A computed fold for a 72-nucleotide RNA from Siphonaria sp. JEL0065, annotated as transfer RNA.
The same sequence occurs in records of 2 taxa.
It matches the Rfam family "tRNA". Rfam classes the family as a transfer RNA.
Taxonomically the source falls in Siphonaria (Eukaryota, Fungi, Chytridiomycotina, Chytridiales).
The sequence is in RNAcentral, with records from ENA.
RNA sequence: UCCGAAAUCGUCUAGUGGCCAAGAUUCCGCCCUCUCACGGCGGCGACCGGGGUUCAAUUCCCCGUUUCGGAG
Numbered sequence: 001u002c003c004g005a006a007a008u009c010g011u012c013u014a015g016u017g018g019c020c021a022a023g024a025u026u027c028c029g030c031c032c033u034c035u036c037a038c039g040g041c042g043g044c045g046a047c048c049g050g051g052g053u054u055c056a057a058u059u060c061c062c063c064g065u066u067u068c069g070g071a072g
Stems, first nucleotide, its partner, number of pairs: 001071007010025004018055001027043005048064005
């Protein structure tokens, strides 16, 4: 320099043009327990940035940023 892939709750992963954006874990509260832990119930919390297409974009397209891989 060129090519490809990825970016989603604090963390790890789903997801797909119309969802209340799902689960696990962390954290918080309540229950349980003599207490702690385990267990049960509930709560908080996210679509990398900017444009475009579309009635509607987290999803499709373009540019950028970062990370990973490959070629030279």